[in-house]
RNA sequence: GGCCUCGUGGUGUAGUGGUCUAACAUGCCGCCCUGUCACGGCGGAGAUCGAGGGUUCAAAUCCCUUCGAGGUCG
Numbered sequence: 001g002g003c004c005u006c007g008u009g010g011u012g013u014a015g016u017g018g019u020c021u022a023a024c025a026u027g028c029c030g031c032c033c034u035g036u037c038a039c040g041g042c043g044g045a046g047a048u049c050g051a052g053g054g055u056u057c058a059a060a061u062c063c064c065u066u067c068g069a070g071g072u073c074g
Stems, first nucleotide, its partner, number of pairs: 001073007010026004018057001028044005050066005
């Protein structure tokens, strides 16, 4: 340098054009429970989807460019 895969709350993943809300697990915060912690129960905060542009009535999702990570070929 060519090609391929990936990038979504703190972490690990789902979601592959529309159902009003980006969901699940774990973690975090508060309350209940307990003599205390843990476990358990209830509630809450937290990502506008790597960045920019385009297509579309509508984009995390499709296209282009670009950044980062990994793999592969030379």